This is a predicted structure of a 270-nucleotide part of an RNA (large-subunit ribosomal RNA, domain VI) from a Candidatus Omnitrophota bacterium. Taxonomically the source falls in Candidatus Omnitrophota (Bacteria, Pseudomonadati). Its mean pLDDT, the model's own confidence on a scale to 100, is 88.
Context: one part of a larger RNA
RNA sequence: CGCAGGAUAUUUGAGGAGAUCAGUCCCUAGUACGAGAGGACCGGGGCUGACGAAUCUCUGGUGUUCCAGUUGUCACGCCAGUGGCAAAGGCUGGGUAGCCAUGUUCGGAAAGGAUAAGCGCUGAAAGCAUCUAAGCGCCAAGCUCCCUCCAAGAUUAGAUAUCCCUCCCGCUUAGCGGGACUAAAGGCACCUUGAAGACUACAAGGUUGAUAGGCUCUAAGUGUAAGCAUAGUAAUGUGUUUAGCUGAAGAGUACUAAUCUGCCGUGCGG
Numbered sequence: 001c002g003c004a005g006g007a008u009a010u011u012u013g014a015g016g017a018g019a020u021c022a023g024u025c026c027c028u029a030g031u032a033c034g035a036g037a038g039g040a041c042c043g044g045g046g047c048u049g050a051c052g053a054a055u056c057u058c059u060g061g062u063g064u065u066c067c068a069g070u071u072g073u074c075a076c077g078c079c080a081g082u083g084g085c086a087a088a089g090g091c092u093g094g095g096u097a098g099c100c101a102u103g104u105u106c107g108g109a110a111a112g113g114a115u116a117a118g119c120g121c122u123g124a125a126a127g128c129a130u131c132u133a134a135g136c137g138c139c140a141a142g143c144u145c146c147c148u149c150c151a152a153g154a155u156u157a158g159a160u161a162u163c164c165c166u167c168c169c170g171c172u173u174a175g176c177g178g179g180a181c182u183a184a185a186g187g188c189a190c191c192u193u194g195a196a197g198a199c200u201a202c203a204a205g206g207u208u209g210a211u212a213g214g215c216u217c218u219a220a221g222u223g224u225a226a227g228c229a230u231a232g233u234a235a236u237g238u239g240u241u242u243a244g245c246u247g248a249a250g251a252g253u254a255c256u257a258a259u260c261u262g263c264c265g266u267g268c269g270g
Base pairs, nucleotide, nucleotide: 001153005164006163007162008161009160010159011158015150016149017148018147021049022048023047024046025045026044027043033038051107052106053105054104055103059101060100061099062098066094067093068092069091070090071086072085073084074083075082076081112144113143118138119137120136121135165269166180167179168178169177170176171175181267186264187263188262189261190206191205192204193203194202211257212256213255214253215252216251217250218249220246221245222244227240228239229238230237231236
C1' cells in the first nucleotide's frame, strides 16, 4: 500500500514444512513342520537403542561475589573488627534463581484410500487355455490421508461475533460544492516492566494500579555473626545462637516510580 467505511477479537485451511526409525525378549509353542538336529507363519505382550520435542520435580553441571574458611601483604592510629590486591573470582568448601544434560516426561499409535512387484476371480479374441483385451479383487517401511507446526498478499486477499461514527444549505443529484459543529470505536507515542528480546517485534501494567523497586513474611543457601560473658598463661573452646548474613524465588503491602498529556483515526461508507 492492497483486501471498496473504520476497528477489536475468534477462526476456516488453498498451500507449505516437520515427523515416518530399528532391535531384542516372552507367550502362542518346543506346537505346525522334520527321521533327527532343529524350529516357525499368523496373533498377543514386555523392554531397549538411536533420533526428536518439551521441561527443571528428581540426579548433577554452571552459578565473577550469595555464605563461610584461609595464606601473604597494604590500609582504616593501635586491639578488636573490616576493606583493597595477589592477571580481569587470590586460593578453598558449598550454593538459590536462571541456563543446561548426562536428568525427567512424551513422540514416531491405529485406521482408511489408490497402487508397485506379485497373487487371484470371471473371461473372450483363439468352441480349449489364459490375472486382461471389457470387468472385478488382494497386496509394501513406498504414494496419499491420518499426526504436529506455519498459513487469507490464498490479489480467488475467505468466514463469524462484537464495537464506532452529523446536522444544515445550494446545484446541472449513483453525485458535486459550501457552512457549522464534531474528533468516535480503536491505535500509536510516552512511562513501569518481562521466564519476550540484537534493534524492532511480542506480552503484562500505567493510580478504578501489584508493572518494577523498596519493605514485611516465607522458601532456599551458607553454617552458629559481631559484641559481651565465661574456661584456659595462650592458641582456642563454650554460652548468648540451628545464629548472623543473603542476587535473581513465592506471597503480601501503594512507601517510591508508572504524573500531566500529545498525536493519528472521522462523521453510515463507489